Description
A computed fold for a 1470-nucleotide RNA from Desulfurispira natronophila, annotated as small-subunit ribosomal RNA. Model confidence (mean pLDDT): 83 of 100. Taxonomically the source falls in Desulfurispira (Bacteria, Chrysiogenota, Chrysiogenia, Chrysiogenales). Its Rfam family is "Bacterial small subunit ribosomal RNA". Its family is annotated with structural constituent of ribosome and ribosome in the Gene Ontology.
RNA sequence: UCAGGACGAACGCUGGCGGCGUGCCUAACACAUGCAAGUCUAGGUAGCGAUAUGCUUCGGUGUAUCAAUGCCUGGCGCACGGGUGAGUAACACGUGGGUGACCUACCCUUUGGACCGGGAUAACAUUUGGAAACGAAUGACAAUACCGGAUACGCUUUUCGAAGGAAACGGGGCAAAUGUCUCGCCGAAGGAUGGGCCCGCGGAUGAUUAGCUGGUUGGUGAGGUAACGGCUCACCAAGGCCUCGAUCAUUAGCCGGCCUGAGAGGGUGAACGGCCACACUGGGACUGAGACACGGCCCAGACUCCUACGGGAGGCAGCAGUGGGGAAUAUUGCGCAAUGGACGUAAGUCUGACGCAGCAACGCCGCGUGAACGACGAAGGCCUUCGGGUUGUAAAGUUCUUUAGAUGGUGAAGAACCGGUGAGGGAGUGGAACGCCCUUGCCCUGACGGUAGCCAUAGAAUAAGCUCCGGCUAAAUCCGUGCCAGCAGCCGCGGUAAUACGGAUGGAGCAAGCGUUGUCCGGAAUCAUUGGGCGUAAAGGGUGCGUAGGCGGCUACUUAAGUCUGUAGUGUAAGUUCAGUGCUCAACGCUGAAAUUGGUACGGAAACUGGGUAGCUAGAGUACUGUAGGGGAAAGUGGAAUGCCCUGUGUAGAGGUGAAAUUCGUAGAGAUAGGGUGGAACAUCAAAAGCGAAGGCAACUUUCUGGGCAGUAACUGACGCUGAGGCACGAAAGCGUGGGUAGCGAACAGGAUUAGAUACCCUGGUAGUCCACGCCGUAAACGAUGGAUGCUAGAUGUUGGCGGGAAUUUUCCUGUCAGUGUCGGAGCUAACGCAUUAAGCAUCCCGCCUGGGGAGUACGGUCGCAAGGCUGAAACUCAAAGGAAUUGACGGGGGCCCGCACAAGCGGUGGAGCAUGUGGUUUAAUUCGAAGCAACGCGAAGAACCUUACCUGGUCUUGACAUCCCUGUGCCGUGCAUAGAGAUAUGUAUUUUCCUUCGGGAACACAGGUGACAGGUGCUGCAUGGCUGUCGUCAGCUCGUGUCGUGAGAUGUUGGGUUAAGUCCCGCAACGAGCGCAACCCCUGCCAUUAGUUGCCAUCAUUGAGUUGGGCACUCUAGUGGGACAGCCGGAGUAAUCCGGAGGAAGGUGGGGACGACGUCAAGUCAUCAUGGCCCUUAUGACCAGGGCUACACACGUGCUACAAUGGCAAGGACAAAGGGAUGCGACCCCGCGAGGGUGAGCCAACCUCAAAAACCUUGUCUUAGUUCGGAUUGCAGUCUGCAACUCGACUGCAUGAAGUCGGAAUCGCUAGUAAUCGCACGUCAGCAUACUGCGGUGAAUACGUUCCCGGGCCUUGUACACACCGCCCGUCACACCACGAAAGUCGGUUCUGCCAGAAGCGGGUGACCGAAUCUUCGGAUAGGAGCCUUCGAAGGCAGGACUGGUAAUUGGGGUGAAGUCGUAACAGG
Repeated sequence: UCAGGACGAACGCUGGCGGCGUGCCUAACACAUGCAAGUCUAGGUAGCGAUAUGCUUCGGUGUAUCAAUGCCUGGCGCACGGGUGAGUAACACGUGGGUGACCUACCCUUUGGACCGGGAUAACAUUUGGAAACGAAUGACAAUACCGGAUACGCUUUUCGAAGGAAACGGGGCAAAUGUCUCGCCGAAGGAUGGGCCCGCGGAUGAUUAGCUGGUUGGUGAGGUAACGGCUCACCAAGGCCUCGAUCAUUAGCCGGCCUGAGAGGGUGAACGGCCACACUGGGACUGAGACACGGCCCAGACUCCUACGGGAGGCAGCAGUGGGGAAUAUUGCGCAAUGGACGUAAGUCUGACGCAGCAACGCCGCGUGAACGACGAAGGCCUUCGGGUUGUAAAGUUCUUUAGAUGGUGAAGAACCGGUGAGGGAGUGGAACGCCCUUGCCCUGACGGUAGCCAUAGAAUAAGCUCCGGCUAAAUCCGUGCCAGCAGCCGCGGUAAUACGGAUGGAGCAAGCGUUGUCCGGAAUCAUUGGGCGUAAAGGGUGCGUAGGCGGCUACUUAAGUCUGUAGUGUAAGUUCAGUGCUCAACGCUGAAAUUGGUACGGAAACUGGGUAGCUAGAGUACUGUAGGGGAAAGUGGAAUGCCCUGUGUAGAGGUGAAAUUCGUAGAGAUAGGGUGGAACAUCAAAAGCGAAGGCAACUUUCUGGGCAGUAACUGACGCUGAGGCACGAAAGCGUGGGUAGCGAACAGGAUUAGAUACCCUGGUAGUCCACGCCGUAAACGAUGGAUGCUAGAUGUUGGCGGGAAUUUUCCUGUCAGUGUCGGAGCUAACGCAUUAAGCAUCCCGCCUGGGGAGUACGGUCGCAAGGCUGAAACUCAAAGGAAUUGACGGGGGCCCGCACAAGCGGUGGAGCAUGUGGUUUAAUUCGAAGCAACGCGAAGAACCUUACCUGGUCUUGACAUCCCUGUGCCGUGCAUAGAGAUAUGUAUUUUCCUUCGGGAACACAGGUGACAGGUGCUGCAUGGCUGUCGUCAGCUCGUGUCGUGAGAUGUUGGGUUAAGUCCCGCAACGAGCGCAACCCCUGCCAUUAGUUGCCAUCAUUGAGUUGGGCACUCUAGUGGGACAGCCGGAGUAAUCCGGAGGAAGGUGGGGACGACGUCAAGUCAUCAUGGCCCUUAUGACCAGGGCUACACACGUGCUACAAUGGCAAGGACAAAGGGAUGCGACCCCGCGAGGGUGAGCCAACCUCAAAAACCUUGUCUUAGUUCGGAUUGCAGUCUGCAACUCGACUGCAUGAAGUCGGAAUCGCUAGUAAUCGCACGUCAGCAUACUGCGGUGAAUACGUUCCCGGGCCUUGUACACACCGCCCGUCACACCACGAAAGUCGGUUCUGCCAGAAGCGGGUGACCGAAUCUUCGGAUAGGAGCCUUCGAAGGCAGGACUGGUAAUUGGGGUGAAGUCGUAACAGG
């Protein structure tokens, strides 16, 4: 990080049907329009209609009744239902209680009552104001409206005498003898329902919010309320809350539940249900049973609308709908048929509650898009190793089916009430009627909807997509692209062969959906109650004392708070779970059960914890007797040493360093001797030692003082442990004041070093170091390890006590307590390690941690004189940072060992000329490759043409080369001529295979044609094979089994020896084995044997000559064998082995070669060859001529020749090996000064030939010089090869006669037949060799040794390296971007305090004013009202604070970034 689950979702692509659900999460933003709360047997009235009736002038009009409508009065409702979540951290919610501190309309039960009166008023009529809204005046009238009186109880109040308080004979039906039935009304009691208030407990964050509070806390009294209460007021007291987190700030409706999870938990509070709050914002009351009222009122404010400018109106967070905001959320639908509600006796009316429909894949569930057969495994697509594979029984085709959809038909349930009507029965009443109750028949009522369902018809017909395919994670190939375009949840992919990008084919998964994004839980034991940690990974406070708190020894009794248990009630319903059941199934619904893990009340138990009481002594403390100690504080004393001063002696240096210099000294230093002064520190003793809480403490003496340990067991009797805050102590440095200052010594100065050297080194030197007093309060304050207690093997030191035993001279042995070390077992630990001094096993308490960086920073607070300390974030950024251990590699780490590695030697290179290769430059081209060692006399064992790949020019296009097809001609071929630079073109002459049935056919060749194809030294050695180089002929590299380790890995392979060697021996948790080493192979050195021609010649004969005869002994040749093994002897050693010796041709792998482990260097080669992919195809292919690869200011590598006398030249003379030879080697002879030419014997080679070996030897000459050295360069003349020597061959002769006199820094080879030196031969090749590969001749010097340089092997150590030191990595500066802090200020929000002002309104007051009912003595009075005043009081205003947010010139550090600048601080002894 992902895989799982979930969602009121959104977005992308796609979309057949149905059922059940769900649908503004944002702007509690603003709202056009319609609807969402009315209704009613009482009273009044208007108009219209109908019926009956009276009057009528026939126009009308009155009365009564009925139905319906409207206004008003009145009753009830409008406080329900519906919406939203702004506010609220609160008794708001949840849960459990209390209310003897309360209310409750309508409803139910019981009981009693309903008497006598009165005056108004609306609608209305008339008049009138206003634009309107809306009023005003006058007049008339009613009530179940209102009022007075009477009466009144189990009502209220009460001073216990008493006082107070009702009503609607009202409405309807029937009957009528004024009765009965019914609905209402009033008092009282009870119930039910619904509320009010109070209380316990529970659930957010922040202490970088620590103190808050004035009606505040309580009391007394009063007021107020339905009711308790500072709820309000007066007075009194000074209280109340808070680290168990008050106050403040921020956030938030709460719950049942929902999602997730094994659970504990975590997240959440859409839909459904309960509670609360709100209704444009703020305030207020009225009415009422109930409101301080969503669709009521008043006031203030903002906004919108109307206006005649005077004034008015409004509140969708009801249902639809509109605008706006937004990623985003629906119809201005139908119906009251059902359920529920209001009113009503009822009919009924109203009901955007509700029931339905519409839109949306938004979610869950179900169904379908067909089924069976069908191989020539069709076509097409894709891939391919070109054979084939795959798509794929898939399709086509044949035979079927018809769900859903289409069309037509049929067609439910949801309907029960109520009501009407008919019948039957019942109660009640003296009796009857209406009415009431019960049973029952019939009638009436459906928005959805002609819907669900059913039947019929035709026909596979109308219906599949999305994501993914590198790993995690199921599923791969091709093409395109080329660090681009892009992908990506994490790791990461893409730089020419991409299973990761894009497309295609195929595949995987899910499916009417599939993916993406967002959010939550899970995984995450990654905040750990269940269930983590702190020595080194993050994390033990620097140390102690101690408050609160937490925890706490033994015994007995008691209590019952915790704990356990029983009972009761509660924990709404829905949901979840289980069982059953209904829709065809399911989703969904219904029924029942369980669960609701929790509160509460009352009992019970008493082990444990807690409380109480009484005791105990093992914890703790006291006392007494001893004891060790650098424990602390103060005062004093001492010697050594350094410095300084004085004096003497004495003379030129001293000092310092890697080496120097600055410095001191002839004005006498340093040295030396004596004397003096001052400050600081205390050698030896000294130790793994001692003391202290830690920091820390060291000369000696004295005084004062703390703690420990041991012994005794007299005393107290749990008095204990830990310890948030708090207090104290606390190295060094630093600060303040005052002293002191010998040495040392930041800063500073000088001298060196260095590229620089603000360093390391040196010479000086101020603060400081020291003392007194006061601050600071931090350290790697470390055992990186908090304290206390108990338990759990040992061994061995040491310090301080106390015992026992033995010795007695120091002492020794043993036990125990307290310290302090080392080793080690179990156990623990990631490992390292710890291990009775735990990091083991347990208990208690405290502190601390939760990825790295930013950062111990910023802001705030607090402490400090300051420096700074304590507390302590975030934005942003990374996918790591880190620990321990492992394997390597590396180290200017260590040990051991080897190598021409150094050293010891010999000869070179680097200087000169030339040859050759390379770089560079030049050029039309100078073809290409090789690049430290390990490219550079390399590919190239040989560029004049060719080669040749390059350049210029001229040509060809199925092609110079291969296969196939067609046509023609003909075997194959050969000669000649012309043009041209040639390629080539044209012409001419000649020639005629095989078979035959004579028609023709076959083979082969050529020419022409067509397309498949050819061709490419074009690219990629970083796609490859093969081959090769290199470390390195170094001694290593591994495996099986076992063992050890959680593991990577280790062991073996390490160790002790030994060897050239991981060679061998010994030891060992290893035992074996493989590839390497060695040996086996080849050459060479000795011998034997076999064989003697072309070889050889001892003996015999012979010749000029082994020439010939003869012989095969010898040499030689080339086959086969032998020989050497540390075998023998001596010594050392366990052994391996080493040293010495003998013998031997050879002695310790005899010498040389071939042979190259696992691997490293993306080492080299696509131009040897082969080959994937890409590219060219009248050219990047092919042919030809000429040119180039040979250029030339220069640089480098490798060589040759020299510089000379150890030599040159001349003459004479001697000795090899190994090779080559037929288009060949070529003798003898002749010609030429010579290169060479002529001739051509011999030889297919132990026969002939190349062929002369040279250095060497002898003699002569030259005599130290740019020479008789050296031979470059140049001129002339030639020879040879070859079509052809101009560019551009080799050689010869004559002439010319350059540099060079032994080579700077540096560097190479070589250890014996080697170096050095001398020549010979081969390959390549027509010709061309200083190169290469071989061959022999002559033939040295030196190695003490392993310190150093280089390379390598083994062991070990450190590591921050692993692309592995050519590694890693730090900081400043410069540039760009990002977030943050500070900042003169500036703009907001919230809140507090004080003051001003004061609407509406309740309450209070009030002279005058008004004043139907009641009273009245009739004058008036009372209740009451308007008005006015007033307390309180919202918005508003002024002033000042606090908190918080935005922004800002400038500034500060931080982070990131491809490349940059300066250094090199860290990692190795960096």